The RNA shown here (Bacterial RNase P class A) has 379 nucleotides and comes from a Chloroflexota bacterium. It is recorded under the gene name rnpB. It matches the Rfam family "Bacterial RNase P class A". Rfam classes the family as a ribozyme. About the family: Ribonuclease P (RNase P) is a ubiquitous endoribonuclease, found in archaea, bacteria and eukarya as well as chloroplasts and mitochondria. The RNAcentral record of the sequence draws on ENA. The model forms 94% of the base pairs in the Rfam consensus.
RNA sequence: CAGGUUGGCUGGAUGGCCGCGGGCACGCAGGGCCCGAGGAAAGUCCGCACACUACAGGGCAGCAUGCCGGGUAACGCCCGGAAACGUGUAAACGUUUGGAGCAGGGCCACAGAAAGCAUACCGCUCUUCAGAAGUGUAGAGUAAGGGUGAAAUGGUGGUGUAAGAGACCACCGACGGGUGCAGUAAUGUGCCCGGACAGGCAACCCCCAUGCGGUGCAAGGUCAAGCAGGAGAGAAGUCCUUCACGGACGGGAACGGCCCGUUUCCCAAUCAUCUCCGGGUAGACCGCUUGAGCGGAUGGGUAACCAUCCGCCUAGAUAGAUGUUCAUCCAGGUGGGAUCCCCACCAGACAGAAUGCGGCUUAUAGGCUGACCUGGACU
Numbered sequence: 001c002a003g004g005u006u007g008g009c010u011g012g013a014u015g016g017c018c019g020c021g022g023g024c025a026c027g028c029a030g031g032g033c034c035c036g037a038g039g040a041a042a043g044u045c046c047g048c049a050c051a052c053u054a055c056a057g058g059g060c061a062g063c064a065u066g067c068c069g070g071g072u073a074a075c076g077c078c079c080g081g082a083a084a085c086g087u088g089u090a091a092a093c094g095u096u097u098g099g100a101g102c103a104g105g106g107c108c109a110c111a112g113a114a115a116g117c118a119u120a121c122c123g124c125u126c127u128u129c130a131g132a133a134g135u136g137u138a139g140a141g142u143a144a145g146g147g148u149g150a151a152a153u154g155g156u157g158g159u160g161u162a163a164g165a166g167a168c169c170a171c172c173g174a175c176g177g178g179u180g181c182a183g184u185a186a187u188g189u190g191c192c193c194g195g196a197c198a199g200g201c202a203a204c205c206c207c208c209a210u211g212c213g214g215u216g217c218a219a220g221g222u223c224a225a226g227c228a229g230g231a232g233a234g235a236a237g238u239c240c241u242u243c244a245c246g247g248a249c250g251g252g253a254a255c256g257g258c259c260c261g262u263u264u265c266c267c268a269a270u271c272a273u274c275u276c277c278g279g280g281u282a283g284a285c286c287g288c289u290u291g292a293g294c295g296g297a298u299g300g301g302u303a304a305c306c307a308u309c310c311g312c313c314u315a316g317a318u319a320g321a322u323g324u325u326c327a328u329c330c331a332g333g334u335g336g337g338a339u340c341c342c343c344a345c346c347a348g349a350c351a352g353a354a355u356g357c358g359g360c361u362u363a364u365a366g367g368c369u370g371a372c373c374u375g376g377a378c379u
Stems, first nucleotide, its partner, number of pairs: 001375010012329005018323001020036005026030001038350001042361002045359005050216004062212005067081005082097006098207002104205002106201003121146002123142005129136002154172006173197001175194008220286004229277005237249004250266006293312008330348001332346006
């Protein structure tokens, strides 16, 4: 210098005009001051706080997790480590990891003779029969060799045999038991003994261990119009009539400054009016944002993370504010002049709070930066 791997941070800035939500003090006409989205506010997939509900304690069912150690309020998250396999020259990345060898059931496509307790297509060997012979037929043995398959019961050498075979033997491998060393552990690396030998799938049921009660801020709490319900108080009615409607007189209430007038109620009540009561709708308030908070320094730890000290306060709406535009600058792209400075144009991603917090996942133009790997050149 070129190419690559893997982390972290940032993701426009300032001001003006007009607006929007919240707060404060004036003030009650209005202006003033302060604050006002994110790294994901998203998906709502995990884990909590908080609230209500249920609850002595335990169990069943169901769901989740599953190598080891650490972190954390907790987690299925994070950090560090182990083993096996795979990709890459490498840095590095990906996948898997309780139990199938003993509790049991189930399944193993296609191909193949046979897929779990057995099996024989080609082949090999022996025997019978036919034939002069090559060979063919039938029966028996075999699991060396071939073939099928993701997978067919370990490998090498020997003994053995008609041919063969852990049938038997030696060594290796696998498995089981014991044990030394290193490590907190997973595990690694040795030694000794046993031992012819045991397919795979648990992301099929299942077994083992651990964890989890349910519902979610529209949780939940306080105050409380109207309507409906309950209790009570209080009022003036009389007459006619076909006893139904209605009419006359009188009284109350509303409209109104008052009168007239109009409407309405009153013949004793289950009307109207007023008072009280409990529940509670609309509505208002609380929950609501000071918190497992943010920034800095120091210390501990490989790290995740933790401790101490100092400083800071940073949206709280309720159909939901956080917007539009202009100017200058910033970083970028394209083109032109033209040489390291100008000019013009374009464009600045993804997105957008609704109780809060820790994670994961997904979206994201551009910019900055740490560590490492490979190749080339030069010293």